[in-house]
RNA sequence: ACAAUGGGCUUCUAGGGUUCCGAUUAAGGCUGGUCAUGCCUUCAAUGUCUGGUCCGAGAGAAGCCAGCUAGUGAUAAACGCCUUGACGCGAGUUGCAGGAAUAGCUUACUAGCCACACGGCGGGAGAAAAGCCCGGGAGAG
Numbered sequence: 001a002c003a004a005u006g007g008g009c010u011u012c013u014a015g016g017g018u019u020c021c022g023a024u025u026a027a028g029g030c031u032g033g034u035c036a037u038g039c040c041u042u043c044a045a046u047g048u049c050u051g052g053u054c055c056g057a058g059a060g061a062a063g064c065c066a067g068c069u070a071g072u073g074a075u076a077a078a079c080g081c082c083u084u085g086a087c088g089c090g091a092g093u094u095g096c097a098g099g100a101a102u103a104g105c106u107u108a109c110u111a112g113c114c115a116c117a118c119g120g121c122g123g124g125a126g127a128a129a130a131g132c133c134c135g136g137g138a139g140a141g
Stems, first nucleotide, its partner, number of pairs: 007065006015055002020052002022049001023046003026042005067113008081099003084095004116136001118139001122134003
């Protein structure tokens, strides 16, 4: 100075905001002898409301799939082998014939592995924000 790789899904969590629900407040109304309490309504306010819904991690968790490695089993074609038929005096040649065997690659199961990982500003998105996405990016080491 230059350069490469680290799969997918689900359910969660840290975290995140405020559409909706709830909460609190305000205004108006109802009930009520009065105050208070309670109830109802609101294109009202508050996320500096623990909540429910919602968003949610490459560098958080668990599980599953994929992948890799090893083992065990199953099955299997071609060449070759064996049998057999045919042909040839013979060495042999040959077959829509039969048989056995054979797996780094097919298939099933089992076990193991699946590591490492500092990180902005800014931008993007149904209400909004974020450890979301740009992004294992820029940069640092």
Model confidence (mean pLDDT): 78 of 100. Predicted 3D model of a 141-nucleotide RNA (Guanidine-I riboswitch aptamer) from Oscillatoria sp. FACHB-1407. Taxonomically the source falls in Oscillatoria (Bacteria, Bacillati, Cyanophyceae, Oscillatoriaceae).